[in-house]
SAM riboswitch aptamer (S box leader) from uncultured Pseudonocardia sp., 105 nucleotides, folded computationally.
Model confidence (mean pLDDT): 83 of 100.
The RNAcentral record of the sequence draws on MGnify.
Its Rfam family is "SAM riboswitch aptamer (S box leader)". Rfam describes the family as follows. The SAM riboswitch is found upstream of a number of genes which code for proteins involved in methionine or cysteine biosynthesis in Gram-positive bacteria.
C1' cells in the first nucleotide's frame, strides 16, 4: 500500500503498585488493586486442515474440524468528533466517511 471484518462470543491466579480506556471531547475502570507483565483457562475461526463444486494458477462455498499460525476475552472500535439525510431539532435516529485494531497478501 491493497483486501475483509469490527451491534457476536470468551476470566481465574500470581507479580507489580497508579494510573488506564490509541490520539481531541465526553462518559466511564482503578488502592474492593485498574493499566502491564507472567502462569493456567477461555472465545473465535483471519489463516490452516477437512468436504463439496468449478479449475490453467488457483477460486467459490459448508449447518464442518480446532493438532497448527496469528487475534482476542470491561463498556458496539465504550460513545461522539467530519459529511448527508429524517425527527418531536441545544437533541434523537439512520446512512457514509476520517481515525484505529485485527488477519491475510
Nucleotide at each position: 500500500c491493497u483486501c475483509a471484518u469490527c451491534c457476536a462470543g470468551a476470566g481465574g491466579g500470581g507479580u507489580u503498585g497508579a494510573g488506564g480506556g490509541a490520539a481531541c471531547g465526553g462518559c466511564c475502570c482503578g488502592a474492593u488493586g485498574a493499566c502491564a507483565c507472567c502462569c493456567c483457562g477461555g472465545c473465535a475461526a483471519c489463516c490452516g486442515g477437512c468436504g463439496a463444486c468449478c479449475u490453467g494458477a488457483g477460486g467459490u462455498c459448508g449447518a464442518u474440524c480446532a493438532c497448527g499460525g496469528u487475534g482476542c476475552c470491561a463498556a458496539u472500535u465504550c460513545c461522539g468528533a467530519c459529511c448527508c439525510g429524517c425527527g418531536u431539532c441545544g437533541c434523537g435516529c439512520g446512512g457514509g466517511g476520517a481515525a484505529g485494531a485485527u488477519g491475510a497478501g